[in-house]
Record summary: The RNA shown here (transfer RNA) has 74 nucleotides and comes from a Candidatus Peribacteria bacterium.
RNA sequence: GCCGCCAUAGCUCAGCUGGCUAGAGCAACGGAUUUGUAACCCGUAGGUCCUCGGUUCGAAUCCGAGUGGCGGCU
Numbered sequence: 001g002c003c004g005c006c007a008u009a010g011c012u013c014a015g016c017u018g019g020c021u022a023g024a025g026c027a028a029c030g031g032a033u034u035u036g037u038a039a040c041c042c043g044u045a046g047g048u049c050c051u052c053g054g055u056u057c058g059a060a061u062c063c064g065a066g067u068g069g070c071g072g073c074u
Stems, first nucleotide, its partner, number of pairs: 001073007010026004019057001028044004050066005
């Protein structure tokens, strides 16, 4: 230098065949239980879906550019 993949909640990820209101587990917080702690159970909060632009009635999802990470080739 060229090519490919990835970027979604504090962490690990799903959703990527465009359409309800963006989800799960763990973690956090509150409650119940217990003499108390842990575990189990119930509930709550937490996201501009990496950034910018484009297509569309409508974009996390499609297209382009950029940034960062990983891998391959030279």
It matches the Rfam family "tRNA". Gene Ontology term of the family: triplet codon-amino acid adaptor activity. Model confidence (mean pLDDT): 81 of 100.